[in-house]
Context: one part of a larger RNA
RNA sequence: GGUACACGGGGGAUGCCUUGGCGUCAAGAGCCGACGAAGGACGUGGUUGACUGCGAAAAGCUCCGGGGAACCGUCAGCAGGUGUUAUAGCCGGAGAUGUCCGAAUGGGGAAACCCAGUUGAGCUAAUCCUCAACUAUCCGUGGCUGAAUAAAAUAGGCCAUUGGAAGGGAACCGGGCGAACUGAAACAUCUAAGUAGCCCGAGGAAAAGAGAUCAUUCUGCUAGUAGUGGCGAGCGAACGCGGAAAAGCCCAAACUGCUGUACUUGUACAGUGGGGUUGUAGGACCUGGCAAAAGUUAUGAGUUUGUUAGCGGAAUUGUACUGGAAAGAUAGACCGUAGAGGGUGACAGUCCCGUACGCGAAAACGAACUGAUGAGGGCCGGGUAUCCUGAGUACCACGGGGCACGCUAAUCCUGUGGGAAACCGGGGAGUCCACUCCCCAAGGCUAAAUACUCUUGACGACCGAUAGUGAACAAGUACCGUGAGGGAAAGGUGAAAAGAACCGCGGUGAGCGGAGUGAAAUAGAAUCUGAAACCGUGUACCU
Numbered sequence: 001g002g003u004a005c006a007c008g009g010g011g012g013a014u015g016c017c018u019u020g021g022c023g024u025c026a027a028g029a030g031c032c033g034a035c036g037a038a039g040g041a042c043g044u045g046g047u048u049g050a051c052u053g054c055g056a057a058a059a060g061c062u063c064c065g066g067g068g069a070a071c072c073g074u075c076a077g078c079a080g081g082u083g084u085u086a087u088a089g090c091c092g093g094a095g096a097u098g099u100c101c102g103a104a105u106g107g108g109g110a111a112a113c114c115c116a117g118u119u120g121a122g123c124u125a126a127u128c129c130u131c132a133a134c135u136a137u138c139c140g141u142g143g144c145u146g147a148a149u150a151a152a153a154u155a156g157g158c159c160a161u162u163g164g165a166a167g168g169g170a171a172c173c174g175g176g177c178g179a180a181c182u183g184a185a186a187c188a189u190c191u192a193a194g195u196a197g198c199c200c201g202a203g204g205a206a207a208a209g210a211g212a213u214c215a216u217u218c219u220g221c222u223a224g225u226a227g228u229g230g231c232g233a234g235c236g237a238a239c240g241c242g243g244a245a246a247a248g249c250c251c252a253a254a255c256u257g258c259u260g261u262a263c264u265u266g267u268a269c270a271g272u273g274g275g276g277u278u279g280u281a282g283g284a285c286c287u288g289g290c291a292a293a294a295g296u297u298a299u300g301a302g303u304u305u306g307u308u309a310g311c312g313g314a315a316u317u318g319u320a321c322u323g324g325a326a327a328g329a330u331a332g333a334c335c336g337u338a339g340a341g342g343g344u345g346a347c348a349g350u351c352c353c354g355u356a357c358g359c360g361a362a363a364a365c366g367a368a369c370u371g372a373u374g375a376g377g378g379c380c381g382g383g384u385a386u387c388c389u390g391a392g393u394a395c396c397a398c399g400g401g402g403c404a405c406g407c408u409a410a411u412c413c414u415g416u417g418g419g420a421a422a423c424c425g426g427g428g429a430g431u432c433c434a435c436u437c438c439c440c441a442a443g444g445c446u447a448a449a450u451a452c453u454c455u456u457g458a459c460g461a462c463c464g465a466u467a468g469u470g471a472a473c474a475a476g477u478a479c480c481g482u483g484a485g486g487g488a489a490a491g492g493u494g495a496a497a498a499g500a501a502c503c504g505c506g507g508u509g510a511g512c513g514g515a516g517u518g519a520a521a522u523a524g525a526a527u528c529u530g531a532a533a534c535c536g537u538g539u540a541c542c543u
């Protein structure tokens, strides 16, 4: 030095576990903000480092309800207290307080700081000081003023304002702007993709939507079909069928009442009310008949019901069995609308929490129904001389975009130019024309089915600490970066701390040896199990 065996050190794999994640389904909920949000800073405890809660009334205050023996949040004690039959703590509802920053709004500012004004109050002899309220901007509304310009009016100024805005929001939604890598085995049309990104805006959903479109939306098929395509790579419908959900309405105009203005004195214009809303054309206008209460919506009331705390809730004993411990074994019982699940010193229907089932609200909020009040709100004809029915619109040319469609390209949007008709009218049916059929643009609103998230519940041929969230632990923490930003590691003693009194060695150490606890201490806090690498000790053999 090697090999073998034994025993250790080291290390933290593996096994087992789960406080945490991930996903699906169901039900419910979905905006917050000048009544100061979201998010923070700083405080706040007898002691206080972090987390949690709270705000100078500061782990809390008040009221109402629940509940009933313990409690003073956690790591985590120590000291000192509170409560025990109903004012503890705790849970739910409604309030109060709520420093400073932040849209931040009295002015300023290098956020959490500095400095004011007005009015009122406190203190004072008085100033100072302290406290309370108010003091930003814009829009709207109202009032007072008021130029150019003689008057009037307007612009502007000032004041008030128990009207509004501002700022935030993970994802979802609408709109505007809009890439490149990449693919095409290069690359330019094309693709990636109207994606990423930026901006604006809205809401609990958004969008779309009631025929110049067999409402709109979502979905299974149709179908990777028809098409489109340097006919490459690729892109990729619809008709139709099935399902979810279903809901329809209001203006403009003609005509007209009232008010005002203008003047050419019966017209025009403006405001407001009535009327009216469509394609078998409808309406105005003239005329005939029926109905008059069913249905819609808002508000407050009542009833029922649900949510936000909770409550009741069956049934097991023995053993001189094993064991540290019984829920195991054994011998018998019992309940079951409950043998889901979890816990308890090993595996418990009957020990505990629960489970099936049943019950429950002073207060706040939601839903349905009932009746009340207010608002809005009809139907069927006949006539046709006249009037109305959305204009720089439809349409055309060129260009662009969007449609699955890259164009001979219908339909849709529109930049430039041209530019109608008016019901004897107009649009569409994939160039175009004819015929035929369908429809009525150029104004507006509209629930549900859909998307996303949260809460609660249930579940999982989902993970089990290098997995599952980045995060099972003081995690968006420590740490890194000027910054935008990046971003960890880290779970497990034991049934119970019973966490090792006392003695000894040692530096009044670290550590160790006894003793003691415990079923176990090779379970000793660097703590379950404890693999390998690596390092030793002992013995044997070989060199």
Base pairs, nucleotide, nucleotide: 001542002541003540004539005538006537007536008535009534015528016492017491020463021462022460023459024458025457026456027455028454029453030452031168032167039101040100041099042055043054044053046078047077049075050074051073061095062094063093064092065091066090070082071081072080106115107114108113116135117134118133119132120131121130122129137165138164139163140161141160142159143158144157145156172203173201174200175199176198177197183190187230217244218243219242220241221240227235228234248445249444250443251390255274256273257272258271259270260269261268262267263266279423281389282388283387284386285383286382287381288380289379290378296375297374298373299372301370302369303368304367305366306365307364308363310359311358312357316332317331318330319329321328333350334349335339341353342352343351395418396417397416398415399414400413401412405430425440426439427438428437429436479486480485499527502514503513504512505511